[in-house]
RNA sequence: GCCCGGGUGGUGGAAUUGGUAGACACAGGAGACUUAAAAUCUCCCGGCUUCACGGCCGUGCCGGUUCAAGUCCGGCCCCGGGCA
Repeated sequence: GCCCGGGUGGUGGAAUUGGUAGACACAGGAGACUUAAAAUCUCCCGGCUUCACGGCCGUGCCGGUUCAAGUCCGGCCCCGGGCA
């Protein structure tokens, strides 16, 4: 230099004929149970804003296509593998 695969909440990891982003698990928080704890059960758990309801943003970065993009297209960055 060329080719292939990958980058998604705190972590792992789903979502691919484009159609609610974050399933599921772990970690964390609150409650129940307990004399207390562990275990178990229930709920919550990306960011900003709001008293609240709610609103806006968010898939490595910047653009593009589309009514709609994690997904398709272009460029770039990073990680892994292959060829030279």
Notes:
The prediction has a mean pLDDT of 81. This is a predicted structure of an 84-nucleotide RNA (transfer RNA) from a Spongiibacteraceae bacterium. The source organism's lineage runs through Bacteria, Pseudomonadota, Gammaproteobacteria, Cellvibrionales and Spongiibacteraceae. The sequence was found in a public genome assembly. Its Rfam family is "tRNA". It is annotated as a transfer RNA. Rfam links the family to the GO term triplet codon-amino acid adaptor activity.